Model confidence (mean pLDDT): 82 of 100. The RNA shown here (small-subunit ribosomal RNA) has 1427 nucleotides and comes from an uncultured organism. Its Rfam family is "Bacterial small subunit ribosomal RNA".
RNA sequence: CAGAAUGAACGCUGGCGGCGUGCUUAACACAUGCAAGUCGAACGAGAAAUCUUUAGCUCGCCAGAGAAAGUAAAGUGGCGCACGGGUGAGUAACGCGUGGGUAAUCUGCCUCCGAAUCGGGGAUAACAUUGCGAAAGCGAUGCUAAUACCGGAUAAAAUCUGGUUGGCUUCGGUGAACCGGAUCAAAGGUGGUCUCUUCAUAAAAGCUACCGUUUGGAGAUGAGCUCGCGUACCAUUAGCUAGUUGGUGAGGUAAAGGCUCACCAAGGCGACGAUGGUUAGCUGGUCUGAGAGGAUGAUCAGCCACACCGGAACUGGAACACGGUCCGGACUCCUACGGGAGGCAGCAGUGAGGAAUUUUGCGCAAUGGGGGAAACCCUGACGCAGCAACGCCGCGUGAGUGAUGAAGGCUUUCGGGUCGUAAAACUCUGUCAGUGGGGACGAAAAAUGACGGUACCCACAAAGGAAGCACCGGCUAACUCCGUGCCAGCAGCCGCGGUAAGACGGAGGGUGCAAGCGUUGUCCGGAAUUAUUGGGCGUAAAGCGUUCGUAGGCGGCAUGUCAAGUCUGAUGUUAAAGCCCGGAGCUCAACUCCGGUUAGGCAUUGGAUACUGGCAAGCUAGAGUACAGAAGAGGCAAGGGGAAUUCCUAGUGUAGCGGUGAAAUGCGUAGAUAUUAGGAGGAACACCGGUGGCGUAAGCGCCUUGCUGGUCUGUAACUGACGCUGAGGAACGAAAGCCAGGGUAGCAAAUGGGAUUAGAUACCCCAGUAGUCCUGGCCGUAAACGAUGGAUACUAGGUGUUGCAGGUAUCGACCCCUGCAGUGCUGCAGCUAACGCAAUAAGUAUCCCGCCUGGGGAGUACGCACGCAAGUGUGAAACUCAAAGGAAUUGACGGGGACCCGCACAAGCGGUGGAACAUGUGGUUUAAUUCGAAGCAACGCGAAGAACCUUACCAGGGCUUGACAUCCUGAGAACUUUCCAGAGAUGGAUUGGUGCCCUUCGGGGAACUCAGUGACAGGUGGUGCACGGUUGUCGUCAGCUCGUGUCGUGAGAUGUUGGGUUAAGUCCCGCAACGAGCGCAACCCACGUUGUUAGUUGCCUGUAAGAACCUGUUCUUGCAGUGCUCUCUAGCGAGACUGCCGGUGAUAAACCGGAGGAAGGUGUGGACGACGUCAAAUCAUCAUGCCCCUUAUGUCCUGGGCUACACACGUGUUACAAUGGGUGGGACAACGAGCAGCCAAUCAGCGAUGAUGAGCAAAUCUCUUAAACCUACUCUCAGUUCGGAUCGUAGUCUGCAACUCGACUACGUGAAGUCGGAAUCGCUAGUAACCGUAGAUCAGCACGCUGCGGUGAAUACGUUCCCGGGUCUUGUACACACUGCCCGUCACACCAUGGAAGCUGAUCACGCCCGAAGUCGGUGUGCUAAC
Repeated sequence: CAGAAUGAACGCUGGCGGCGUGCUUAACACAUGCAAGUCGAACGAGAAAUCUUUAGCUCGCCAGAGAAAGUAAAGUGGCGCACGGGUGAGUAACGCGUGGGUAAUCUGCCUCCGAAUCGGGGAUAACAUUGCGAAAGCGAUGCUAAUACCGGAUAAAAUCUGGUUGGCUUCGGUGAACCGGAUCAAAGGUGGUCUCUUCAUAAAAGCUACCGUUUGGAGAUGAGCUCGCGUACCAUUAGCUAGUUGGUGAGGUAAAGGCUCACCAAGGCGACGAUGGUUAGCUGGUCUGAGAGGAUGAUCAGCCACACCGGAACUGGAACACGGUCCGGACUCCUACGGGAGGCAGCAGUGAGGAAUUUUGCGCAAUGGGGGAAACCCUGACGCAGCAACGCCGCGUGAGUGAUGAAGGCUUUCGGGUCGUAAAACUCUGUCAGUGGGGACGAAAAAUGACGGUACCCACAAAGGAAGCACCGGCUAACUCCGUGCCAGCAGCCGCGGUAAGACGGAGGGUGCAAGCGUUGUCCGGAAUUAUUGGGCGUAAAGCGUUCGUAGGCGGCAUGUCAAGUCUGAUGUUAAAGCCCGGAGCUCAACUCCGGUUAGGCAUUGGAUACUGGCAAGCUAGAGUACAGAAGAGGCAAGGGGAAUUCCUAGUGUAGCGGUGAAAUGCGUAGAUAUUAGGAGGAACACCGGUGGCGUAAGCGCCUUGCUGGUCUGUAACUGACGCUGAGGAACGAAAGCCAGGGUAGCAAAUGGGAUUAGAUACCCCAGUAGUCCUGGCCGUAAACGAUGGAUACUAGGUGUUGCAGGUAUCGACCCCUGCAGUGCUGCAGCUAACGCAAUAAGUAUCCCGCCUGGGGAGUACGCACGCAAGUGUGAAACUCAAAGGAAUUGACGGGGACCCGCACAAGCGGUGGAACAUGUGGUUUAAUUCGAAGCAACGCGAAGAACCUUACCAGGGCUUGACAUCCUGAGAACUUUCCAGAGAUGGAUUGGUGCCCUUCGGGGAACUCAGUGACAGGUGGUGCACGGUUGUCGUCAGCUCGUGUCGUGAGAUGUUGGGUUAAGUCCCGCAACGAGCGCAACCCACGUUGUUAGUUGCCUGUAAGAACCUGUUCUUGCAGUGCUCUCUAGCGAGACUGCCGGUGAUAAACCGGAGGAAGGUGUGGACGACGUCAAAUCAUCAUGCCCCUUAUGUCCUGGGCUACACACGUGUUACAAUGGGUGGGACAACGAGCAGCCAAUCAGCGAUGAUGAGCAAAUCUCUUAAACCUACUCUCAGUUCGGAUCGUAGUCUGCAACUCGACUACGUGAAGUCGGAAUCGCUAGUAACCGUAGAUCAGCACGCUGCGGUGAAUACGUUCCCGGGUCUUGUACACACUGCCCGUCACACCAUGGAAGCUGAUCACGCCCGAAGUCGGUGUGCUAAC
C1' cells in the first nucleotide's frame, strides 16, 4: 500500500426514478410567521358590521324592534400546559446498562368492586364610576354568579391509637381476625318523564338515564428511593475526610437515610487506586474483523441532563417547569428618561462561524395527542411536497447485419499495424424523457384525499434528447510517439526528471469503474506491530548489582465433610427496531411487513462432586532440627614477621649518575651513583598459586590468637508442608567522590619542566599535590557481565579437577570402582535468525517476580523523593528520520599476520634533472595560432615527415541540385587551340572535331559534357556517457568459472582449501567431492648443431689478358668446367625427453650434482593477452543511432595560420674533453632499397653538387668508402686544436614558389657548458654501454621512429625496507569499496520549538468579605369561619 465504511468536503462530469439522509463548526446572536389549547352540558355578563321591518324628517340621515346571537372578544371556574418537539452544554455519577429490593413509597385522567352526594354561609373578577402612568400596567369605590371559596352534619372497611388471639419473619418488623376510642367528605350539570307531592296552559319537587363530585378497596400505567455487578485516561495526582463515619433523640419528606439539627463516640475511604486533574451524555446499536477484539454513539428507539447564564421557590397527582413566576447578571429592543419588554438547543427562515448541511411550502385526508357528552376546535407531532448524485438500489444512453478492413488520427523496420464492425449504409425496437387520453389504492356503515390529475394503463412520433472520471515504472489490470532536459514538474512507499523519460506535459492506444469517477479527512483491517486467543528479554529493545522478606500469586501424599469455584437441568429476564433464517408486498432491488431460531450475560432454583477451594483429623519423599565428621584467601578484632622501595647518620670511594628510539630537564666536586654498617617510617605481602578454594553479590591471599557466619558428607533420631516466588520495604554494595580527624614510604589525577610534533593542553622522560592507607559518617553507581532472575522436575555420553563417604586392594600410602556436592572442557538429541547453548541449557515443562515494543530527541526537560555536594532514582513531549540494529556471506581495504614473486629494493653500469639546440605539451598571445590525447596507461603521442597542397583553422573573393552519387527532361560526341579581365576561383570571346552500336533513315541507345527541375547530395558539426569495430592498462600476473553431488533457512560454501613442488590452479599426495571449460605449457616463426635435396647471379677449380710488387704470389677483368667438398642460399628432416647415473624427498611430484651433447632442465628471442577492471581512448581512420546546418556548420579559390614566445614541464641530440680532439695510412659487417628510381666509371668544383654516361626491375648492376677499431704524428689540461649554438657573407639542391617557413655546402664568427640540487629513469648477457648502417614516410626536409650488424662489460650477499602483484588468514561502522566512511565548531539562509521586562484572558482548588429573590424558623403588633 491493496479491502471495507462514512451525517462527509473538494475537483471534473452529470439522463431518469424509488427509498433514505441533510449545522459534525458558535449550548453564537436572532427580524418575521406559526409550534397549546379547549369546554356555554360549571358561571355571571354579553357586542358590532350587515340584513329585514316600523316611525321621524332637513331625503339621507336618525330612532325603535327583529335577525345576526346568547355568536365574537374578554372574565370566573375545570382539564391540559410535567405529553409531544429540540439539543448534548454539564455530568466519570446509582448518570447509564443489567439484575434485584421497596415489609421504606406515591400515582391525576383510565378499568373493576363498594358506600355516599345532607344542609348552610360570606366574598370576588367580569361590569359600572373614578384616579395615576408615555407605555407596560396599577389602584380606589360600588354591584353580582358558580362544579370558585368556607364552616356545620353524617360516615367506615380509611388514618391514628388501646387490648386479645393465632400466622410469617432477615427478629428490625409485618400483616389477619375480634372488641373499644379519636379524626376526616362532597357539587352539581344536561336530557327524558308525570305514577305519587305542591301547583294546575306551565313550573317546581320527585323519579329516571348520562356526565360529574366525595370516600374506600383492587388493578393498570407512570414515577420516586435503594442495592450487587459493569462503565475513559493520568500515580510526574498518595494520602483524603468535621456533617466527616457511626449511635441516641427530634425535625422533615409520598418515602428509608446526616436529608437537617442537638448530644455522644472517633470513626470512615484508600495501592482490588481513595482524593485530585483531563476528557466524555450512557445504551440498544453502527463500522470493521475469521474470531477474540478495536473504533464509534448521526438518522431510528430507551434512559438522563439542559432550555440566554446563575439562583429560587410557587401551582400541581407529577415541575423546582423550553414557548410559567420571582431575583441577580450579560446582551438586544421600546421610551415622554420616570420606567418597561424579550429569550428559536420547536418548524421554516436570517446573520455569523465554517471545507460544509435544505423551503419563511401544503394539509390535518391518514397515524397519534389535548379539551369537550358531542358536533367540533387545536396540533411546524405527523402525513406529504420542494432543494441537494449526500448515500443505497434500479433503469437507460440502442439492437441486428455490415470489409473497398473507407476517410481521418496515431505509429512504422515504410512492407504494414492500430482505432475497427467501430463508422457510414441497410433492417429493426421503443425502456426513460416528450405529447395526448384514461386514472386509482391509501377511507375496516355514510361523508371527508394535502399528496395529486401523482403512481399506473393506453395511444403517438422519432435513434432521435442522455458518458464521464481516474489510471497505464513496481506494488497493480493497462504502452507507444512527441515535447521538456535535475528545468518545468510527479510522488501512497520505493523513487522518476541532468537530450532517445513506458514515472513530468500533450497525443494516440489501452485498463478499471460508471451517472458517476478521483482526491482529501476519519475509523477498523492487513498489524502475531501490546501477542487472552497470539510475541518476546545471551549478542537485535528488554533480567532489578545482590540478598532477606511483607501483602499477593502458586503449592507434596492420603481420608472424611461442605458445595464457594466448576459441570449440568429448569424458570425469569435480556423492550421494540436492527443482525441472521424463512416467507410476503411494492414490475425487480433498495425499502417495508409478517413469522422464527440461536448464542452470550444477569438473577432464582434443583442436581453432580472428579479437579480447585474451605473445614477436620492424618502421613513423610519437600523443608527444617539433632548427632558424627570435613574443607576453605568467608567475616571482624588484636598481636607478630621478613624481603623490598625511600629517607636519615656514619664509613669507603671519585666523576659522573639517571633516563630515552635518540636526548634533555633532573641529581652530583657543598662528594652523587656504587658499596658497607646502623636507624626511621609507611604501604603491600614474592615463591607456594592452580579455568584451585570461599562468599548472596560487591569481593577475599604473610603468620598467630580470639570471636563469628555459611556450606558439604554420613546417620535417618525428631517436627510434620512448616514450602517456592516476592509488588512495596529493608540490608549489603568495586572504584571514584564528599565531610571530620589522623597518616603519607612508594605510586600518582591536577600542575611544573624536558622532549616529540606543523601544533602536542597527549603518548615518552624528570619532578609532583589531592588521592591511594586508618577511624567514624555519607554517596548507591559500573561492560555491578555468564551482557543469561529465582525455584522444582525430567532429558545420551566422554574427559579433567576440588571436598566428603563407601567398596576393592595393600603392612601402609597411592592406584582403581561407586555415590553425593561443587568447578572446567568436549559432545548427541533438542533449541536458535545465525553465532552458538547443550544435566552449571539458551532443551522439555510448571510457578512467581522484573523488564521490552522503530531510530534520534533522551536517560534529557519538568515535577517529586533522596543527598552536604557531586549527583542518584522515577521519567516525558514537541519536533525529526525511513531507517537504526543483530548474526552471518562475498569482496575491497588495513601504518594486521603468514608464505611467495617481479630490475621492486639491494649490488653494479650508464643516464635524466644543470647548458645549448631539436621536438611535444601547458600557458600566454593571436583574425587564426584547427582538433584530439591528461597519473602510471597524455606530452619525438594520432603525425611513416604542415612552404602551396595536406588543412579540418582565420581573413577576403565566389557558387547554391552544389566539389561528389542516383533518377528525370532538353541540348550537345567526347575532346581540343588561342586571346582578354582577374590574386585566383571564375567570367567573356574563340579554333579544330563530328567518333561507337542499332535503324523502318524519321530517329533511338551507350559513355561523356552543358542547362533545368525536384527528390536529394554534403558536413573533420554535437554526443566515445547511445553504439559497432579497433586499441591501451592491470599483466604473460596465474588466475577466472561451470555441470552434477554434498553442506547451509539463505546469501553462499565445497571443488579452487591443506602437506610438498613449480615460472605456472605446474605436478604429486591427502580430502565430500567427482569431472570439465577459458587461461599456463605445448603446437607457430626466427636464431643455435647436423643430415639430405638443389647448385645460378653464390662458392670452388682451371685458364687468358692487364696491374702490383718482396719474382711467385696477390688483385682486377674475361672465358671454360661430366665441379658443388667447403661458405652461402632455402625446402624437407634429425636433435632435448629430467631420457641416463648418483643423492635428497613420503617408494610421489620434484630438486641438487654428474655423464654425454652444438644446445640441459619452458635452450634464447618473438608472435600469442583468460573472466574481467578503468562509463579508460577513439563519432577526426572507418561504420553508425539520435540531434543540428541546408544561398551554409556544404563547396571552390588566393593569402595567412598550425612554425607566435615573458615562461613551465616531458622526451631527445650534442657536449663539457686526453679511455680525448685533429691529420695521414690501414682492416672487418648485416638488414635492406632501387625505373618519374639506384646511379658505377670519367671530368669540373675546396664542397654541397654539376656535366657526361655504363650497368641494373637486380644472390648478377647500383646505393656501398661502414664506424668505433689498428697504426703514425700532433695537441698537454686551457673555456683550449674541447664544445659547437648564434650570427654574417657566398653558394648548392628540390620545388609554380624556400619572405613568413626547407635541407645542405664553403669561409668567417665561436655563446652556454669544466659532469649537473632535491629528486628520478633504464638494464641481469651477446644484455647494458659505445659505434656506425639501412628503410618507411618523402619533390625537398630526421637529433624522431622501425630494423640491422660491429665492439662488448660490471653486479646480484640477500628479501628487513620502498613499489606492484598472487595465495591463506584476521578485523571492519567500507560496498562508487580507504581518494571509503565519518565527527564537531563556525559563516549565511530557512524551518520548528523555547526563554524574555511585562500585559491580558480562561479554568480549577482553597481562605475571607458583601449579598438579591426565595423557603423555613424566631419575635412583635393586630385580625379571622372564609375574607